Record summary: The prediction has a mean pLDDT of 76. The RNA shown here (Bacterial RNase P class A) has 379 nucleotides and comes from Salinisphaera sp. The organism belongs to Salinisphaera, within Bacteria. The sequence is in RNAcentral, with records from ENA. It is recorded under the gene name rnpB.

[in-house]
RNA sequence: GGAGUCGGCCGGACGGCCGCUGCUCCGGCGCCGUCCGCGGUGCCGGGGGGGAGGAAAGUCCGGGCUCCGCAGGGCAAGGUGCCAGGUAACGCCUGGGAGGCGCGAGCCUACGGAAAGUGCCACAGAAAACACACCGCCGAUGACCGCAAGCCGACCUCGUCGGCCUGCGGCACAGGCAAGGGUGAAAAGGUGCGGUAAGAGCGCACCGCGUCGCCGGCAACGGUGGCGGUCCCGGUAAACCCCACCUGGAGCAAGACCAAAUAGGGAAGCUACUGUGGCCCGCACGGCUUCCGGGUAGGUCGCUUGAGGCGGAUGGUGACGUUCGCCCCAGAGGAAUGGCCGUCCACGACAGAACCCGGCUUACAGGCCGACUCCCUCU
Numbered sequence: 001g002g003a004g005u006c007g008g009c010c011g012g013a014c015g016g017c018c019g020c021u022g023c024u025c026c027g028g029c030g031c032c033g034u035c036c037g038c039g040g041u042g043c044c045g046g047g048g049g050g051g052a053g054g055a056a057a058g059u060c061c062g063g064g065c066u067c068c069g070c071a072g073g074g075c076a077a078g079g080u081g082c083c084a085g086g087u088a089a090c091g092c093c094u095g096g097g098a099g100g101c102g103c104g105a106g107c108c109u110a111c112g113g114a115a116a117g118u119g120c121c122a123c124a125g126a127a128a129a130c131a132c133a134c135c136g137c138c139g140a141u142g143a144c145c146g147c148a149a150g151c152c153g154a155c156c157u158c159g160u161c162g163g164c165c166u167g168c169g170g171c172a173c174a175g176g177c178a179a180g181g182g183u184g185a186a187a188a189g190g191u192g193c194g195g196u197a198a199g200a201g202c203g204c205a206c207c208g209c210g211u212c213g214c215c216g217g218c219a220a221c222g223g224u225g226g227c228g229g230u231c232c233c234g235g236u237a238a239a240c241c242c243c244a245c246c247u248g249g250a251g252c253a254a255g256a257c258c259a260a261a262u263a264g265g266g267a268a269g270c271u272a273c274u275g276u277g278g279c280c281c282g283c284a285c286g287g288c289u290u291c292c293g294g295g296u297a298g299g300u301c302g303c304u305u306g307a308g309g310c311g312g313a314u315g316g317u318g319a320c321g322u323u324c325g326c327c328c329c330a331g332a333g334g335a336a337u338g339g340c341c342g343u344c345c346a347c348g349a350c351a352g353a354a355c356c357c358g359g360c361u362u363a364c365a366g367g368c369c370g371a372c373u374c375c376c377u378c379u
Stems, first nucleotide, its partner, number of pairs: 001375010012344007020051002023048011053350001057361002060359005065251004077247005082096005097111001098109004112242002117240002119236003134181002136177003139173001141172002144170005150164006189207006208231001209228008255301004265292007274284003308327008345348001
């Protein structure tokens, strides 16, 4: 100098003017209550102070809170899935193991079980799982064909014919094989030596696999030794399934309180008509008033002090825990957080709280800081 990896942080700055919305203080006015001291509430004016985010987003997980349900157990359904730890909890985070990728810093993993059962495996291929045989290898074979050498027999001889045996080549396929080729994402362990007609865990050594011990580790797992060649036999469980663990439902329009009105209800008082009676009282059915109760409109609470933030000390590799000090940092309800101007710069991205919190995921102009890796050059 170049190329990268990981972690953290910022998200236009400053000033002026005018607004918006909560809180608080002061002053004025109105209303209500009053134990006359004042308190509550509304409006107006003024002062002070606060006012979107790292993701407020997606609403995907986990919790707090609220209401409903609930003795306990089981089934069903859903979720999670190497180990240990952290946490209120988690599918999150930290550390570790195993596998994979990268020269490396580092990164990725839905990473229990296929030796319980079921299903599926396109195309190609002989065969996709009760293994199989297309090319190929063998000929331990054949009553086949050809050639060559030898032996025996017949014919008078040269020689011919016939038979037997051996070797070579061809053909045939009864047969042996699965080493090699070929197909495929995947082909019934791999490498080597021996062995064989050719081969093959057929035998042996090593690796892998299984199993039993020992050692290290909390564990996942690692190391090592013995035994096993009928060594169990492809893949697939974000296919059914099995195993282990977890999970009650609904959600702030949750829910609680005050309370005009209306329907229906209860109590007390009064009472026209009607019924029961000859009449009165009483009773029944009604009506009116008051009260209770009910709960609509409306209002108040829930609402922001919280698993809170910042700083120090301390334990831990770390996530995080313990402790001390300081701080209060939006809380609306058709929904505020804005507009104009000036100066400057690197010319401003994604994006707007609605009960709260911990995560994950997704979007994002530009910029800053730290640690580390690789390559080149110079000293």